[in-house]
Predicted 3D model of a 350-nucleotide part of an RNA (small-subunit ribosomal RNA, central domain) from an uncultured prokaryote. It matches the Rfam family "Bacterial small subunit ribosomal RNA". Its mean pLDDT, the model's own confidence on a scale to 100, is 86.
Context: one part of a larger RNA
Formats: sequence, structure tokens, C1' cells
RNA sequence: CUGGGCGUAAAGCGCGCGUAGGCGGCUUGGUCAGUCAGAUGUGAAAGCCCUGGGCUUAACCUGGGAACUGCAUUUGAUACUGCCAAGCUAGAGUAUGGGAGAGGGCUGUGGAAUUCCACGUGUAGCGGUGAAAUGCGUAGAUAUGUGGAGGAACAUCAGUGGCGAAGGCGGCAGCCUGGCCCAAUACUGACGGCUGAGGUGCGAAAGCGUGGGGAGCAAACAGGAUUAGAUACCCUGGUAGUCCACGCCGUAAACGAUGUCAACUAGCCGUUGGGAGACUUGAUCUCUUAGUGGCGCAGCUAACGCACUAAGUUGACCGCCUGGGGAGUACGGCCGCAAGGUUAAAACUC
Repeated sequence: CUGGGCGUAAAGCGCGCGUAGGCGGCUUGGUCAGUCAGAUGUGAAAGCCCUGGGCUUAACCUGGGAACUGCAUUUGAUACUGCCAAGCUAGAGUAUGGGAGAGGGCUGUGGAAUUCCACGUGUAGCGGUGAAAUGCGUAGAUAUGUGGAGGAACAUCAGUGGCGAAGGCGGCAGCCUGGCCCAAUACUGACGGCUGAGGUGCGAAAGCGUGGGGAGCAAACAGGAUUAGAUACCCUGGUAGUCCACGCCGUAAACGAUGUCAACUAGCCGUUGGGAGACUUGAUCUCUUAGUGGCGCAGCUAACGCACUAAGUUGACCGCCUGGGGAGUACGGCCGCAAGGUUAAAACUC
């Protein structure tokens, strides 16, 4: 290489867009490049294989055949693939009318709560724990009332509910904006339709740079406890950070541990959005479509389980795996301000 695999045993890139490449619906005609068949030439000899002969045999030598699975030329075949031409509408897209939504960005705004400040009432405790102590408090705390400041997050609604490619998204209003779904027609006519090496964009948290902001929480740090010790778990404090703007980082158990697209394959129950229908007009029922869940047959699976949202039956394309440790490490390259990321071995050892 062939082969076998990738939910949990090693293995699906975190997710899109897209270049090259690979693959590509139905019908007719042409061409005959691929493909198939015949013929001719060539495919050195030796060797291997088959079959004769020669040394007493064998090794060895020697005659003949086969083979050399290939290449070229030529004559044909035309189903399939390619190419050319013409057409079609089932793929894909466009238009029209509706619909749902925490999809994204910006601006504004609301109430509850925590904290702080001011003033009032009020007096000796508060707080915290398994129990305590550190801490706060007669310079008047905790509690309670009124007013004010400021930051962050949005209880109920809330739902195996919704939206998004993924990361993710939740008070309310406005502006800008992406995608999706449904219905009935009309149009384009296979139209980068599918996938996608490189490439490019997005990408939680933490972290980094510059400038703001800072209520609560809280690495580090300090103190109090616990303990044999306690660089912890518990408590009192508390700085980065958490928030905003701009720029980096590019990683996660980035998980459905399940790549994307398409087709096919029993049923039953729920739920979200749309459409249609029925009557007994209802907290109704039926059908259909796009999601999202629970069970379950065939089939698959080592088992667990999966089961029209497949891990079933197939096709197209990409990525990845090949015993454990060494090691996702070293060296080198590329990227980064750094932290580090990415690509990625070997010796040795079991």
C1' cells in the first nucleotide's frame, strides 16, 4: 500500500465560509478520450515454469514451448463515464404573502436587592461557627425610617420551551441587521449543486496591553480557628480579576465524547412554530410540515445501548487512528508583548 476502524476500547479538526481537487439529476443526438474486443509489431539473452536431450545420477549443460499480465499502431463496439449540442423540472435558487424567536450590534431606560454616605428613632450588643475566635460596636454599631450615591445582575414569567454554524444568547423600549419556518402560485433551468487539502473568519473562561470603572463576589495575601502538622477544607478581612472601550491570546470534558450533505427503512406518546380540514364550536379532534423530547420493531453493537434527530441500509467528500510509558514532551519551523499555542519525533523501557 491493500485492509480494518473512529458514541464509551486508539481515533470526528471547537465551528463556519470558501480556493484547488474529488463527486454530481432526467431525456435526446453527436464524438469515441476513458472503457471493451480483434489483428499486427515489439516486450534482448540468461533465469523462473512446462517438456525433451547430454555427462552412470544429481547439481550442471543444452533443444523446444509457455510466460513476459506491458507499450505502440490499426480495425471495430458504444451500455456506462468524459467532452460537444439541444431540451426538461423532481436538486438548488429567485419573486409574492404570512409567522415565531434570550440570533447579532448600538443607544436609552426600569424596579427589587447588596454596599456606602447623610439625617432621624433607639441601646448594648452585632456578626460568625460544629463550637469558637479574629472582626465591627458607647467616637452609638446591629435593627428600623427617610433621602442620596454608585456598580453589577435581571427574581416571578421559565418550559428535556425558543434562537444561533459553533462558542453562546434572558428586565423593558427604540434604531440598524443576519438566519429560519409555512402556504399557494409564478420564474430561472443543474446554474459552485455536495464536500472541501491549503487559506480565511468566528471562537467560553482564564490571561495579556492601553485607558476607564469598581457595588457585590473574590485567586494572591493577612489574620482567626481546626489539626500531630494544615502553606487546605470553616470564619473575618482583602488585591488583581470579574464590568466598559479598543487591541491581543486561540485554548476547554469547545461533549451528542457521535464530521458535513443526500436517499431509503414498523409503530406509539408528549411538546414548540406554521398551514389545512372536521364537527358536537371546545381546556375539542384529525391530517400535514419544520423543529425538539420520551418509549419501541427490524437491523446494528463487544456489551452498554442506538433505533426517521441512527450508532440501521447505501452513496459523495473531508479529517483522524495503528500497543502502554517516554510525550502532546525535546529540537527545528510558524504564530504571540508575554503566558504560551500549533506542527511534532527519537533514544530508552514494559